A computed fold for a 475-nucleotide part of an RNA from an uncultured prokaryote, annotated as small-subunit ribosomal RNA, 3' major domain. Rfam family: Bacterial small subunit ribosomal RNA. The prediction has a mean pLDDT of 82.
Context: one part of a larger RNA
RNA sequence: AGACAGGGGCCGCCACAAGCGGUGGAGCAUGUGGUUUAAUUCGCAGCAACGCGAAGAACCUUACCAUCCCUUGACAUCCUCAGAAUUUGUCGUAAUGACUUAGUGCCUUCGGGAACUGAGAGACAGGUGCUGCACGGCUGUCGUCAGCUCGUGUCGUGAGAUGUUGGGUUAAGUCCCGCAACGAGCGCAACCCCUAUCUUUAGUUGCCAGCACGAUGGUUGUAACUCUAGAGAGACUGCCGGUGAUAAGCCGGAGGAAGGUGGGGACGACGUCAAGUCAUCAUGGCCCUUACGGGAUGGGCUACACACGUGCUACAAUGGUGCAUACAGAGGGUUGCCAACCAGCGAUGGGGAGCUAAUCCCAGAAAGUGCAUCUUAGUCCGGAUUGGAGUCUGCAACUCGACUCCAUGAAGUUGGAAUCGCUAGUAAUCGCGAAUCAGCAACGUCGCGGUGAAUACGUUCCCGGGCCUUGUACA
Numbered sequence: 001a002g003a004c005a006g007g008g009g010c011c012g013c014c015a016c017a018a019g020c021g022g023u024g025g026a027g028c029a030u031g032u033g034g035u036u037u038a039a040u041u042c043g044c045a046g047c048a049a050c051g052c053g054a055a056g057a058a059c060c061u062u063a064c065c066a067u068c069c070c071u072u073g074a075c076a077u078c079c080u081c082a083g084a085a086u087u088u089g090u091c092g093u094a095a096u097g098a099c100u101u102a103g104u105g106c107c108u109u110c111g112g113g114a115a116c117u118g119a120g121a122g123a124c125a126g127g128u129g130c131u132g133c134a135c136g137g138c139u140g141u142c143g144u145c146a147g148c149u150c151g152u153g154u155c156g157u158g159a160g161a162u163g164u165u166g167g168g169u170u171a172a173g174u175c176c177c178g179c180a181a182c183g184a185g186c187g188c189a190a191c192c193c194c195u196a197u198c199u200u201u202a203g204u205u206g207c208c209a210g211c212a213c214g215a216u217g218g219u220u221g222u223a224a225c226u227c228u229a230g231a232g233a234g235a236c237u238g239c240c241g242g243u244g245a246u247a248a249g250c251c252g253g254a255g256g257a258a259g260g261u262g263g264g265g266a267c268g269a270c271g272u273c274a275a276g277u278c279a280u281c282a283u284g285g286c287c288c289u290u291a292c293g294g295g296a297u298g299g300g301c302u303a304c305a306c307a308c309g310u311g312c313u314a315c316a317a318u319g320g321u322g323c324a325u326a327c328a329g330a331g332g333g334u335u336g337c338c339a340a341c342c343a344g345c346g347a348u349g350g351g352g353a354g355c356u357a358a359u360c361c362c363a364g365a366a367a368g369u370g371c372a373u374c375u376u377a378g379u380c381c382g383g384a385u386u387g388g389a390g391u392c393u394g395c396a397a398c399u400c401g402a403c404u405c406c407a408u409g410a411a412g413u414u415g416g417a418a419u420c421g422c423u424a425g426u427a428a429u430c431g432c433g434a435a436u437c438a439g440c441a442a443c444g445u446c447g448c449g450g451u452g453a454a455u456a457c458g459u460u461c462c463c464g465g466g467c468c469u470u471g472u473a474c475a
Stems, first nucleotide, its partner, number of pairs: 002474001003472003007469005015459002019422005026313008034304002042053002064299007073124001077123002079120005086102001089099003106113002126288002129286003136281001137277003140273001142271001147186006153162003166177003192265004197233007208221001212219002236259001239253005315415001319374007331362003336355002341350003381412001386407007428451007
């Protein structure tokens, strides 16, 4: 100099408190442990592993297991020889192999060459084999916390100190004042994107106030409005009052769509955890080389006494059911989205219009609202489980898909100790879309909008953090 303290002082934080809703009890979904298994591939492990890698395990994926095969190899470069490439059919679970049919192309200096296929020899290929404690790259975390340093000078024998401490202030080492310091860098902030207001430019596929036809902005038209997307304006403590040290600032007010960082995002300093990843990739070393490489079929990753995490659905009347009815945003679509219409209780099938999309389609938003019914019950709550009948995708739904209909109707009456999230368009609640994707175990994830609260006296205490200071038998 650090680290630590159930030492002290100051400060901020959904850290506590004040509130709202959950988890922990039930059923199911999903991940993990354990157990089982021929295999249940591997990784991840307090916070910061456990709906995590996986934005899609029936085959494939797939790395695991059983069985059957290959050995210059599925893939790359080089050499020699032969053949264009390619293709039909049969045997075989398939890979492989055997036989068989069609086919003679392109360039050419007529020697041959290019691409591809087969055979041969070896150099080599190959490895999701090991080491993340050999590494690169990327990432998590403390933490969007306000810190971390340097040059010169000065002080100290020196390690080092000073600056960076102090008085105020801030979200901030933010700014002001003081000071043996004076400056500077990485961070903070700003510059970037979205959103909230206005102006202007533009007016199709979007818009429709007034006019006409018509009753669907459909048409003629309109350029006002909405909207779209380019360019600008706007917010800076700029103005006023108070306060403060005449400072930085703080409090209140005016104007304003917005007020003191307006709201949100991207952005993560020096470093910490030998944190994570050799299974994205890349890579040193080690190891395997008729196998730890490669191909195929089937199985497994979906097992099930149990334990834990994360979710979904409920236990009902602020509700269930039936009928009627209103209002979004953001996305996706040609191997695609699929309208009208028809069949079916339905999943869906038929059908074929339109759309390479502000034009057409997905597309019905749901909670909401109106009327009716149920009347506190294991129920007209709840939907697990099981039986039957089907639909669709796909070579194939037995292991092991989703969905539909009929029947069945389990646990569950608000959940112990404990524990989590959230301060505003937030929580809670309601639906919609997308990626992956043939299909889907999605109740996941990432987005989008609709409805829309309660509470914060305060910092004594719990958790973690920043600054100063004291102590230390720690290095």